Predicted 3D model of a 526-nucleotide part of an RNA (small-subunit ribosomal RNA, 5' domain) from a Chitinophagaceae bacterium.

[in-house]
Context: one part of a larger RNA
RNA sequence: GGAUGAACGCUAGCGGCAGGCUUAAUACAUGCAAGUCGUGGGGCAGCACAGUGUAGCAAUACAUGGGUGGCGACCGGCAAACGGGUGCGGAACACGUACGCAACCUUCCUUUUAGUGGGGGAUAGCCCAGGGAAACUUGGAUUAAUACCCCUUAACAUUAUGAGACGGCAUCGUUUUAUAAUUAAAGCUCCGGCGCUAAAAGAUGGGCGUGCGUCUGAUUAGGUAGUUGGCGGAGUAACAGCCCACCAAGCCUACGAUCAGUAACUGGUGUGAGAGCACGACCAGUCACACGGGCACUGAGACACGGGCCCGACUCCUACGGGAGGCAGCAGUAAGGAAUAUUGGUCAAUGGACGCAAGUCUGAACCAGCCAUGCCGCGUGGAGGAUGAAGGUCCUCUGGAUUGUAAACUUCUUUUAUCUGGGAAGAAACCUGGUUUUUCUUGACCAGCUGACGGUACCAGAUGAAUAAGCACCGGCUAACUCCGUGCCAGCAGCCGCGGUAAUACGGAGGGUGCAAGCGUUAUCC
Numbered sequence: 001g002g003a004u005g006a007a008c009g010c011u012a013g014c015g016g017c018a019g020g021c022u023u024a025a026u027a028c029a030u031g032c033a034a035g036u037c038g039u040g041g042g043g044c045a046g047c048a049c050a051g052u053g054u055a056g057c058a059a060u061a062c063a064u065g066g067g068u069g070g071c072g073a074c075c076g077g078c079a080a081a082c083g084g085g086u087g088c089g090g091a092a093c094a095c096g097u098a099c100g101c102a103a104c105c106u107u108c109c110u111u112u113u114a115g116u117g118g119g120g121g122a123u124a125g126c127c128c129a130g131g132g133a134a135a136c137u138u139g140g141a142u143u144a145a146u147a148c149c150c151c152u153u154a155a156c157a158u159u160a161u162g163a164g165a166c167g168g169c170a171u172c173g174u175u176u177u178a179u180a181a182u183u184a185a186a187g188c189u190c191c192g193g194c195g196c197u198a199a200a201a202g203a204u205g206g207g208c209g210u211g212c213g214u215c216u217g218a219u220u221a222g223g224u225a226g227u228u229g230g231c232g233g234a235g236u237a238a239c240a241g242c243c244c245a246c247c248a249a250g251c252c253u254a255c256g257a258u259c260a261g262u263a264a265c266u267g268g269u270g271u272g273a274g275a276g277c278a279c280g281a282c283c284a285g286u287c288a289c290a291c292g293g294g295c296a297c298u299g300a301g302a303c304a305c306g307g308g309c310c311c312g313a314c315u316c317c318u319a320c321g322g323g324a325g326g327c328a329g330c331a332g333u334a335a336g337g338a339a340u341a342u343u344g345g346u347c348a349a350u351g352g353a354c355g356c357a358a359g360u361c362u363g364a365a366c367c368a369g370c371c372a373u374g375c376c377g378c379g380u381g382g383a384g385g386a387u388g389a390a391g392g393u394c395c396u397c398u399g400g401a402u403u404g405u406a407a408a409c410u411u412c413u414u415u416u417a418u419c420u421g422g423g424a425a426g427a428a429a430c431c432u433g434g435u436u437u438u439u440c441u442u443g444a445c446c447a448g449c450u451g452a453c454g455g456u457a458c459c460a461g462a463u464g465a466a467u468a469a470g471c472a473c474c475g476g477c478u479a480a481c482u483c484c485g486u487g488c489c490a491g492c493a494g495c496c497g498c499g500g501u502a503a504u505a506c507g508g509a510g511g512g513u514g515c516a517a518g519c520g521u522u523a524u525c526c
Stems, first nucleotide, its partner, number of pairs: 001526004006522005013378006019371002021336001026334003030331003035078003040075002043071002047069003051064005085289003094214008104206002109202008117151004127140005157182011187194002215261003222252003227249004232244002264286004268279004291312005314325004342368001344367003350364001351362004381412004391403005418462005426453001431448006470515005475496003481510005491498002
C1' cells in the first nucleotide's frame, strides 16, 4: 500500500448492486417448510344443487335426498432419495485430474417390437360391540380396486444341455444354432385418448476399480493375523478377505509405514512484477452429517433431516397404569459472543411434485423489511461580489497579518428533499373461444384470461438555496505551525522518542493538511 462475512469510537443526506451467527454440530416455545391424483377404488362426514315429501293462497320454511357438482377420512398409484440446511467427522480413492469396468444398476423420458386372455380369496373404510386419562387399540360382521394371488400364452429374457466356429497350454471364455424348462399384464374414458406387461436400444443419473496430486510432527521407527496371497464357496446390481472354510507366509516401511495433531475438498478468492504465500464467507461442482450410537425395512434409487426399530442423554404430558419429541429447513426465542436481520408478501415469473387438464402444493424461488457491512454513483449549490465588514487568532500593537470571495449583498439553477399528476417492462404460455390446414391426432394464426413486487421504477409539473459534513492528523518517517495552559506532573507513543518554566510531540484554541458520507482504531492475510 492492498484486502476483510469484520468489530469498536465519532459522525451520517440519497440511490443501485451485493452481503449479513466466523462463537455453542448448544437447547429450543409457536407457526409454516411435501404433497397430489375422484380420468384407479369402495364410498359419502361436511358444503352446494336437482328431485321428493309436509305446512302454506303464495313467497318461503322444515324434512328427505349419492341422483349430481364435488369431497373429509380410508384402500391404491406416483412423489417424498429432489429441492433446502450445516461442516461434526474424515489425511483417504474424500476431493481434483486422467483412464478403466469383458465386473455393473438405472423409476420417470425417447425410439422400436410384441402383447393386454381366464379365474380366485381377502382387507381397510362403513356398521356393531368393547378397552384406555391419553397415545392409541381389540373383537365381530360386511365390501371394492390400476391392492393381492392363481392359471393360460410368450422371446431377441433367464437357466440347463447338445453341436459348430473363434480365442486360449488347459480348466474355460466369446459367439452361432438346436432342444427343454421358467417368467407377464389393469384397467379408466367425454371413445379422441390415457394407461398396463415383456423385450431391445438410447438418454439421464448412479455404483465400482486404478495411476498421479492433496497439511504438520522422527522429542512418533517399526507396523500388520482377515493381516498378504491362493483355492472353493456365501453374498452383491456388480468386482473384491466384502464374508466364511482350507492352504501358503506373506504385505507396508527412511521415496517416512505406524502413531499423534490439524483440516470438509475443488473451481476459485486475497496479495504480489512474478515465483510464491495465505484463505476456501457468498456463487458453482463433489463429499459427509441430521439429538449421540447402531440397525435394517420399503423402493428404480436411502440404510432415508421434517420415515421405522433398539440403546443412551435430555425435555414435555399423565388419571402414575403409560405415552410424546428432535429447527445443522424459513422466520423466531434463550444462551454464548466484540459481533450478524422480519415469528413479512406471493406463487406473478423461473424451477420442482402430482394430475389428461383445470389446478393444488412449494419458507425452493421471486420480492419486500432491517443493518454505511462492502463496492459503485449522486448531492449538500453555481456565477458575480473588497467598506478586504464584524468577530476570532497572531504580531515588531496609533498599525498590520490571517481566517477570506469566505460571509453579507446581487443574480441563476432545482439534481436531491417535499407536494401534485401520469405510469411501466418483467406476460408469454397453459386454458377458453374463433379462423384455417389435415382423414384424425395435431399444427398455424387471431382474440380473451393472468403481476407478489407496486401506484414501485420511470416521466412531467410546482415551490424554494430551500432538506443535507464529518473524521483523523499537523516532531521525523509523513502532507500540514503558531499562541495559551501544564512543568519528568497530567499525559502522548506504530518506531525513534516527547514532558524537569519559553513543549510545532501532553491539554485547549486559531490556522493548516489529508480523506470524505464517511473517517479513524483494533484484529487478521499478502
Overview
Taxonomically the source falls in Chitinophagaceae (Bacteria, Pseudomonadati, Bacteroidota, Chitinophagia).